Context: one part of a larger RNA
RNA sequence: CUGGGCGUAAAGCGAGUGUAGGCGGCCGGCCGUGUCGCGUGUGAAAUCUCCCGGCUCAACCGGGAGGGUGCGGGCGAAACUGGCCGGCUGGAGUGCGGCAGGGGAAGGCAGAAUUCCUGGUGUAGCGGUGGAAUGCGUAGAGAUCAGGAGGAAUGCCGGAGGUGAAGACGGCCUUCUGGGCCGCGACUGACGCUGAGACUCGAAAGCGUGGGGAGCGAACAGGAUUAGAUACCCUGGUAGUCCACGCCCUAAACGAUGCACACUUGGUGUGGGCCCUUCAGUGGGUCCGUGCCGGAGCUAACGCGUUAAGUGUGCCGCCUGGGGAGUACGGUCGCAAGGCUGAAACUC
Numbered sequence: 001c002u003g004g005g006c007g008u009a010a011a012g013c014g015a016g017u018g019u020a021g022g023c024g025g026c027c028g029g030c031c032g033u034g035u036c037g038c039g040u041g042u043g044a045a046a047u048c049u050c051c052c053g054g055c056u057c058a059a060c061c062g063g064g065a066g067g068g069u070g071c072g073g074g075c076g077a078a079a080c081u082g083g084c085c086g087g088c089u090g091g092a093g094u095g096c097g098g099c100a101g102g103g104g105a106a107g108g109c110a111g112a113a114u115u116c117c118u119g120g121u122g123u124a125g126c127g128g129u130g131g132a133a134u135g136c137g138u139a140g141a142g143a144u145c146a147g148g149a150g151g152a153a154u155g156c157c158g159g160a161g162g163u164g165a166a167g168a169c170g171g172c173c174u175u176c177u178g179g180g181c182c183g184c185g186a187c188u189g190a191c192g193c194u195g196a197g198a199c200u201c202g203a204a205a206g207c208g209u210g211g212g213g214a215g216c217g218a219a220c221a222g223g224a225u226u227a228g229a230u231a232c233c234c235u236g237g238u239a240g241u242c243c244a245c246g247c248c249c250u251a252a253a254c255g256a257u258g259c260a261c262a263c264u265u266g267g268u269g270u271g272g273g274c275c276c277u278u279c280a281g282u283g284g285g286u287c288c289g290u291g292c293c294g295g296a297g298c299u300a301a302c303g304c305g306u307u308a309a310g311u312g313u314g315c316c317g318c319c320u321g322g323g324g325a326g327u328a329c330g331g332u333c334g335c336a337a338g339g340c341u342g343a344a345a346c347u348c
Stems, first nucleotide, its partner, number of pairs: 003320004007302002012316001014201004021194003025088007034080001035077004040072003048066007091191001092188003095184005103177007110154001115149007125136002162169002206247006215241002220236004258315006266293011297304002321348003330341004
């Protein structure tokens, strides 16, 4: 001396539930697994260290002594670890009373707008662009009024705002349903944390079957632009976007920051609860969440800074120069698209 790391350099699994395993609060008793002490056996010879000696020295060789990770058995110690027993309530959970919320699922309803259809009024344009043209319109468009059909999305409220594990969630009502927070401190009595595998969820696009189809709109067609224009702009427009069921399983799935717990100066907003206070949601306190700014400390810097990237502990995942390459091969999953796992030669 016996790795260092993971916000941006390579590196946190997209997220959750949880198996094995690892880790584990306070008090007492017993045992003596680990642990420690004492003595003992073993640890062959050679080798190693020290001393003495033999070849003229040395290497080499002879003799003596020492050392030897460790292992077996004996006796002992009991703080810590572990096992067993008993107890505790601060961790965790339950109960009771409240509260907020676009959390999830199903059903129903509403208004505005676009489009289309029918009818009325009405006449020559409309539309579109940088300017145009394609396109639509005298078979009456556009404009305007009335009626009807249908699909999708919910303006204002709306917010550094709320909820959810993440993806994500926004009109209104009803039903079913998950979680959270606060207050009380009645109950259980460590029941906990993490989590290899496993299982579940997982935007968009995509796939299968059946529906639906207003607007938008990959592909495609046409008009422009241009040297060209397989684009950007314009007129159309299929899949898709929507629904049901079944797949796919990816993402700049991002806070590019795994989860849990504890500790460590502050200021100022904002959402939810409770307590005290005031004429007054006026002021103060406290718990939970969510922002901004900053202290110590940390950081290569940027920055982070009680929502840590500070100080520590437990557990998991991951990294180890660039390219080759998230490729090939194999395996596995998938209807497919492809996903997951994942090299090497060679080269710098």